[in-house]
Context: one part of a larger RNA
RNA sequence: CUGGGCGUAAAGGGUCCGUAGGCGGUCUGGUAAGUGGAAGGUGAAAGCCCGGGGCUCAACUCCGGAAUUGCCUUCCAAACUGCCGGACUUGAGGCAGGGAGAGGUCGGCGGAAUUCCCGGUGUAGCGGUGAAAUGCGUAGAUAUCGGGAGGAACACCAGUGGCGAAGGCGGCCGACUGGAACUGACCUGACGCUGAGGGACGAAAGCCAGGGGAGCGAACCGGAUUAGAUACCCGGGUAGUCCUGGCCGUAAACGAUGGGUGCUAGAUGUGGGUGCCGAUAGGCAUCCGUGUCGUAAGCUAACGCGUUAAGCACCCCGCCUGGGGAGUACGGUCGCAAGGCUGAAACUC
Numbered sequence: 001c002u003g004g005g006c007g008u009a010a011a012g013g014g015u016c017c018g019u020a021g022g023c024g025g026u027c028u029g030g031u032a033a034g035u036g037g038a039a040g041g042u043g044a045a046a047g048c049c050c051g052g053g054g055c056u057c058a059a060c061u062c063c064g065g066a067a068u069u070g071c072c073u074u075c076c077a078a079a080c081u082g083c084c085g086g087a088c089u090u091g092a093g094g095c096a097g098g099g100a101g102a103g104g105u106c107g108g109c110g111g112a113a114u115u116c117c118c119g120g121u122g123u124a125g126c127g128g129u130g131a132a133a134u135g136c137g138u139a140g141a142u143a144u145c146g147g148g149a150g151g152a153a154c155a156c157c158a159g160u161g162g163c164g165a166a167g168g169c170g171g172c173c174g175a176c177u178g179g180a181a182c183u184g185a186c187c188u189g190a191c192g193c194u195g196a197g198g199g200a201c202g203a204a205a206g207c208c209a210g211g212g213g214a215g216c217g218a219a220c221c222g223g224a225u226u227a228g229a230u231a232c233c234c235g236g237g238u239a240g241u242c243c244u245g246g247c248c249g250u251a252a253a254c255g256a257u258g259g260g261u262g263c264u265a266g267a268u269g270u271g272g273g274u275g276c277c278g279a280u281a282g283g284c285a286u287c288c289g290u291g292u293c294g295u296a297a298g299c300u301a302a303c304g305c306g307u308u309a310a311g312c313a314c315c316c317c318g319c320c321u322g323g324g325g326a327g328u329a330c331g332g333u334c335g336c337a338a339g340g341c342u343g344a345a346a347c348u349c
Stems, first nucleotide, its partner, number of pairs: 003321004007303002012317001014201004021194003025088007033081002035077008049065006091191001092188003095184003103177007110154001115149007125136002162169002206247006215241002220236004258316006266293012298305002322349003331342004
């Protein structure tokens, strides 16, 4: 490279936007670059292959053919692709309408609980465990009542629920703001899909500067346990966890399943919209989302998947190619650092 693959065997990029590129709906006119055909030219000879001839045979050699899958020129064709033009509406987008939502950012507010402080009541214990001890407490703890401070998180609602591209998002109110679904079919008229590079976003931890610090709590210090116990259990506790600004760019970033479009039985639950019936309750139909079951088929090594495909196809991207060495070394690049990205070989089984 050809090929075969990527849910769990090696393999889907963390996610989205988008550049180049690749790919591209229906009808119609033109063109003839791709495409198909014909003719001519060329594709040296030798060699290879086929037929025949000459050395007694063969090697060798001579003649003829074929081949040389290619390139060029001219002519013909116009289905398909391309290109130019015209038209269309189903793809895509817009507009209008009434709804749903922990989607995002900022500001404000609220109650419960923990801790601490002050005061009252009250007295000898509290706490903790498998059992204990460290610890706290007669300088009055624990318990209980009242008052105050501060930080962080929002019980019930809560769902097998919703929203978001992913990461993720959950008390209440307000301001600003993104997206999606449905209904109408009014407008544009293929404006589309994917996306190497690139850009943006990206949990937790970590880093820099400034703040904050209730609870929790790496490290650390004690108490236990144990043969030991640098652990599991208990008492403390610093970074951190929180806020603002700036970095980092990773993950079992998982559905371990890239994105798009079309096609291929169903059953049942649930969220949103619309229409019809029904006073209400509810029922039926339909579109979108989210689950479960499932052979109808089909697929799969099996497990399982199964209109939310891992089925049947097409388009585009990423990735894999035995285990270890190794996500290491070296180089490059990014980063304050930690380290990230890219990413071998010897050797060995």